[in-house]
Formats: sequence, structure tokens, C1' cells
RNA sequence: GCCCAGAUGGCGGAAUUGGUAGACGCGCUAGUUUCAGGUACUAGUGGAGAGAUCCUUGGAGGUUCGAGUCCUCUUCUGGGCA
Repeated sequence: GCCCAGAUGGCGGAAUUGGUAGACGCGCUAGUUUCAGGUACUAGUGGAGAGAUCCUUGGAGGUUCGAGUCCUCUUCUGGGCA
């Protein structure tokens, strides 16, 4: 230099054909249990806001009624070829 794959909450990791983003698990918070802790169980848990609502898939554009998903450019990570 060329080719391929990937980047999603605090972490791992889903999202089928473009149609409610964050399922599920871990972690965290509160509670019950305990003398206390652990375990177990119950509820909650992306961000902003009093709320209505708005924002969020590495970054910037585009297509579309609608984009994590398609197209272009770009950053970074892993792999392959020379």
C1' cells in the first nucleotide's frame, strides 16, 4: 500500500428483512433475611429535565416516512496479502 472483520449503557454482549435501541448476564442502588458480612430473594438501574419531552450505537455527511443496520469520507482495533 491492498483486502476482510469489528467499534452499541459502568463491563460482557443481543437487536432476524431498515420498523419501540440496549434483550440477557455481570455490576451497582434500595429493601427482606442475619448479631454482622456473605448467600438467597424482591424491586429498580443509558444521559438531561420538576415534568412534558429531548438526546444517545467511534466521528462527519448522505439516502429514506423511518438507519445500530444501506451509501460516502474518516479515526481506532484485530486479521490476511505483498